c-di-GMP-I riboswitch aptamer from Methylophaga sp., 88 nucleotides, folded computationally. Rfam family: c-di-GMP-I riboswitch aptamer. On this family, see Sudarsan et al., Science 2008: "Riboswitches in Eubacteria Sense the Second Messenger Cyclic Di-GMP". Rfam links the family to the GO term cyclic-di-GMP binding. From the family's description: GEMM was predicted in a large-scale screen for bacterial structured RNA regulatory elements. The sequence was found by an Rfam model in a public genome assembly.
[in-house]
RNA sequence: UUUAAUAAUAGCCAACCUUGGUGUGAACCAAGCUACGGAAAACCUCAGAUCUUUAUUAAGUUUAAUUGAAGAUGGCUGGGCUGCUGGG
Repeated sequence: UUUAAUAAUAGCCAACCUUGGUGUGAACCAAGCUACGGAAAACCUCAGAUCUUUAUUAAGUUUAAUUGAAGAUGGCUGGGCUGCUGGG
């Protein structure tokens, strides 16, 4: 430094829900409750994916499509990067 398996220790994060707040929205922040789950469920939108708003096109209630733009999701996946415990 790399790969696979097993075991252990210290602990860590917090789904859903409730309240308040921010945002057109997806969603986010804080607190509480609680524990769905997670070996990075720490951080980062580079690639893809899903979602929102809007533009365009076609039908004309508003839907559908994507070929564009701006955003959201890192607890969607890949990737990047960092940390903790034990052994070789």